RNAcentral holds the sequence, with entries from ENA. A computed fold for a 72-nucleotide RNA from a Candidatus Margulisiibacteriota bacterium, annotated as transfer RNA. The prediction has a mean pLDDT of 83. It matches the Rfam family "tRNA". About the family: Transfer RNA (tRNA) molecules are approximately 80 nucleotides in length. The source organism's lineage runs through Bacteria, Bacillati and Candidatus Margulisiibacteriota.

RNA sequence: GGGCCCAUAGCUCAACGACAGAGCAGCCGGCUCAUAACCGGCGGGUUGUUGGUUCGAAUCCAUCUGGGCCCA
Numbered sequence: 001g002g003g004c005c006c007a008u009a010g011c012u013c014a015a016c017g018a019c020a021g022a023g024c025a026g027c028c029g030g031c032u033c034a035u036a037a038c039c040g041g042c043g044g045g046u047u048g049u050u051g052g053u054u055c056g057a058a059u060c061c062a063u064c065u066g067g068g069c070c071c072a
Base pairs, nucleotide, nucleotide: 001071002070003069004068005067006066007065010024011023012022013021026042027041028040029039030038048064050062051061052060
């Protein structure tokens, strides 16, 4: 220098172009003499940036940033 992949909650990851979710973690409650386990509930997100397409974008396109892999 060239090519490919990834970026969504604190963490690990889902999500046909049409309501942004799960598990774990956290908080509250139940159970227990008590703790753990177990059960119920709650909160938590500018979907990496900036633009574009579209009635509508996490999803499609471009760009930049960061990370990974391959080639030179």